[in-house]
RNA sequence: GCCGACUUAGCUCAGUUGGUAGAGCAGGACCCUCGUAAAGUCCAGGUCAACAGUUCGAUUCUGUUAGUCGGCU
Numbered sequence: 001g002c003c004g005a006c007u008u009a010g011c012u013c014a015g016u017u018g019g020u021a022g023a024g025c026a027g028g029a030c031c032c033u034c035g036u037a038a039a040g041u042c043c044a045g046g047u048c049a050a051c052a053g054u055u056c057g058a059u060u061c062u063g064u065u066a067g068u069c070g071g072c073u
Stems, first nucleotide, its partner, number of pairs: 001072007010025004019056001027043004049065005
C1' cells in the first nucleotide's frame, strides 16, 4: 500500500426481508434467614463508534472517517 471482518448497557454477546432495542453476568431495592450466602421478585443502566446520503421512517441500506482484528504484498 491492497483486501476482508467487526464496533449495540460497566463486561460478554443477541437482534434486524427498514417500523423508535434485549439476554446473561455485574450494580441497586425488596423478600427469605437467628445471621450470612444461595434462590426468588422488581428497578436502573444505551444519542446501537462518528458524520453524511436514501426513505414517511435507519441499529439495520449506501458512502466517508476513526478504532480493533486478520490476510496479502
Predicted 3D model of a 73-nucleotide RNA (transfer RNA) from uncultured Treponema sp. RNAcentral holds the sequence, with entries from MGnify. It matches the Rfam family "tRNA". From the family's description: Transfer RNA (tRNA) molecules are approximately 80 nucleotides in length. Rfam classes the family as a transfer RNA. The prediction has a mean pLDDT of 83.